[in-house]
Context: one part of a larger RNA
RNA sequence: GGACGAACGCUGGCGGCGUGCCUAACACAUGCAAGUCAAGGGUCUUUCGGGACACUGGCGCACGGGUGAGUAACGCGUGGAUAAUCUACCCUUAUCUCUGGCAUAACAUCGAGAAAUCGGUGCUAAUAUCAGAUGAGGCCUCCGGGUCAAAGUUUCGAUGGAUAGGGAUGAGUCCGCGUCUGAUUAGCUAGUAGGAGGUGUAAAAGACCAACUAGGCUACGAUCAGUAACUGGUUUGAGAGGAUGAUCAGUCACACUGGAACUGAGACACGGUCCAGACUCCUACGGGAGGCAGCAGUGAGGAAUUUUGGACAAUGGGGGAAGCCCUGAUCCAGCGACGCCGCGUGUGGGAUGAAGGGGCUUUGCUCUGUAAACCACUGUCAGAUGGGAAGAAAAGUUUGUUUUACGGACUGGGACUGUACCAUCAGAGGAAGGACCGGCUAACUACGUGCCAGCAGCCGCGGUAAUACGUAGGGUCCAAGCGUUGUCC
Numbered sequence: 001g002g003a004c005g006a007a008c009g010c011u012g013g014c015g016g017c018g019u020g021c022c023u024a025a026c027a028c029a030u031g032c033a034a035g036u037c038a039a040g041g042g043u044c045u046u047u048c049g050g051g052a053c054a055c056u057g058g059c060g061c062a063c064g065g066g067u068g069a070g071u072a073a074c075g076c077g078u079g080g081a082u083a084a085u086c087u088a089c090c091c092u093u094a095u096c097u098c099u100g101g102c103a104u105a106a107c108a109u110c111g112a113g114a115a116a117u118c119g120g121u122g123c124u125a126a127u128a129u130c131a132g133a134u135g136a137g138g139c140c141u142c143c144g145g146g147u148c149a150a151a152g153u154u155u156c157g158a159u160g161g162a163u164a165g166g167g168a169u170g171a172g173u174c175c176g177c178g179u180c181u182g183a184u185u186a187g188c189u190a191g192u193a194g195g196a197g198g199u200g201u202a203a204a205a206g207a208c209c210a211a212c213u214a215g216g217c218u219a220c221g222a223u224c225a226g227u228a229a230c231u232g233g234u235u236u237g238a239g240a241g242g243a244u245g246a247u248c249a250g251u252c253a254c255a256c257u258g259g260a261a262c263u264g265a266g267a268c269a270c271g272g273u274c275c276a277g278a279c280u281c282c283u284a285c286g287g288g289a290g291g292c293a294g295c296a297g298u299g300a301g302g303a304a305u306u307u308u309g310g311a312c313a314a315u316g317g318g319g320g321a322a323g324c325c326c327u328g329a330u331c332c333a334g335c336g337a338c339g340c341c342g343c344g345u346g347u348g349g350g351a352u353g354a355a356g357g358g359g360c361u362u363u364g365c366u367c368u369g370u371a372a373a374c375c376a377c378u379g380u381c382a383g384a385u386g387g388g389a390a391g392a393a394a395a396g397u398u399u400g401u402u403u404u405a406c407g408g409a410c411u412g413g414g415a416c417u418g419u420a421c422c423a424u425c426a427g428a429g430g431a432a433g434g435a436c437c438g439g440c441u442a443a444c445u446a447c448g449u450g451c452c453a454g455c456a457g458c459c460g461c462g463g464u465a466a467u468a469c470g471u472a473g474g475g476u477c478c479a480a481g482c483g484u485u486g487u488c489c
Base pairs, nucleotide, nucleotide: 001489002488003487004486006485007484008483009482010481013343014342015341016340017339018338019336020335021301026299027298028297030296031295032294035059036058037057039056040055042053043052044051045050066254067253068252075179076178077177078176079175080174081173082172085171086170090167091166092165093164094163095162096161097160098132099131100130101129107122108121109120110119111118112117137148138147139146140145152159153158180226181225182224187217188216189215192214193213194212197209198208199207229251230250231249232248233244234243235242236241256277257276258275259274260273279290280289281288282287307333309332310331311330315329316327317326318325319324346377347376348375349374356368357367358366359365360364381430383425384424385423386422387421391416396410397409398408399407400406401405433478434477435476436475437474438459439458440457444473445472446471447470448469454461455460
């Protein structure tokens, strides 16, 4: 000198764009953050068009959002391998979609319980579930054969279901190289190292198992200990390099702590289940409920970090044929000079060089100083009045064409927002401070103080003429900021 997710002191007019718990992965009141549906049977209601409510069923809830505790590791980065693998929804190709059956929730009824909730009996449906048939195709095969499917709805336009092949997308696994500090850590290792066999998985493998062999790693740093999410990047520097990993983007890990599996294409699952533990709450003492490292918000900790806001209008996501519903993702608004950028606080003229204040060589001279007064203008921002967007594409109705789509017309549609922007009005009015002035380092005098009070980044100032302390006048540098502190280069 530069930089900052900064803090502190003094000061503070406006706007745009960003950004805001770095500390206790501490504990959390309250609200919201994941639902949706022409499959099905019901209950209530109805303007008989329909609507509402739970329940069975489907899809989603594995995305999106948060945090960085753990991890020195194939975790990440980079380049490869997978003939050792999987992939719902989507696209594409081929074939099929036949015949029967048993239940159960809701509901009714009876009962247990303080509650959470649970039990008995009875009824009923399905795209829930089971059996059989078929076998293009897949799998196995001793090539004879064996084995594996399905679901309907419909306004007749369509839409679903099953099997197999290909694609796309996403993921799993493996390998080469790179990835902090300590030797005041020198030896470590029995599923340990290896092969053949088996188990297991979507998949290779001591991943696991029984028997066998006795190996494997290590001064090119094993093991142990400490610290740490990694990267694109950010910052500094001429570069090499150093430091760093907030926001944004990619990957990983975690979800009160520890463990486990279930469902599913996908989880060993933040707002799912079970078990154990700590903590908090309810209780009729028998038993139950909970998990903000989602968005707001509270307490605590701290030098320190925001609103219990609006809207689904746009972008995107889930469900649905669609209208639409949901979405604290997102888009906006609010708060904070926290940062960067822009603008303003007037402009021109004006010497009785006014008054006041300061200094002095004190009838006076000089500095503040064209500064003020005064004259003439301008109208940014703020204020008032009026007008007023873009961000909007869709959907719906209708119509045309080359009809899974596209074009035309009409209607319709914005949280932000009566915002941005524009015009008019009035009037210099409402808008400047901070640090410093001994040298480094731009900027000096007076008074007070008297090694006191104090200053100080370094050198050093102060003991009676202090340009270094305090105050004043003057000046210098930055400027809605200026200084101080901290950290990095």